[in-house]
Molecule: Guanidine-I riboswitch aptamer
Order: sequence, then structure tokens, then C1' cells
RNA sequence: CACAAUGCUGCCUAGGGUUCCACGGUUCGUAAAGAGUCGGUUCGGUCCAAGAGGGAGCACGCGGCUUAAGCCGUGCACACGGAGGGAUAAAAGCCCGGGAGGA
Repeated sequence: CACAAUGCUGCCUAGGGUUCCACGGUUCGUAAAGAGUCGGUUCGGUCCAAGAGGGAGCACGCGGCUUAAGCCGUGCACACGGAGGGAUAAAAGCCCGGGAGGA
């Protein structure tokens, strides 16, 4: 000094908050029903969610069969990491980002 590329889409999890639901406080209501308001320092449901978490499908590489379409087998490795900013109701292991930096 150089260090390219390392794909896509659902499902789920660690994790995340608080729109909605539930739960708790409080006010109105004789009370019940119901409504307002506050609380995530409420286990939760809905919701968001991983490049470096799981799993599936597709794509891609190689080999075989097949006129071809396609089918079968196989491979798809590795991966420390801020601060800050952004979206959404909000936050985050989300996005910027396999970024800066480090090794």
C1' cells in the first nucleotide's frame, strides 16, 4: 500500500419496546356496565427482530442421468466490532452496516 465478492424470501428464537389487547393505579359513574387518564421499574397476546442465532425453500457451483424440460447426489466456508444517526407508536442484536475501526 492492497484486501473484491460472500445472494433472495417466508417461519422462528435470543433480544426489543408500548400503538392495540390484557394487567395494575387513579378519576367520573350509587353500583354494575362503561369511559377518561397514568404505568413497560407489568409475566404476557398483537407488533418489531438478527451478516456475525436456528431452520426451510429458492438461487448459485460441481458431478451423474436425460434429446430437452427436468431429476438425483453434493457443496455453499469464515465472521472481533464502536460511537453516532434513521424508521416506526416506540425500542432493539432492526436499517446505515460483513460500514468506521481492530486483528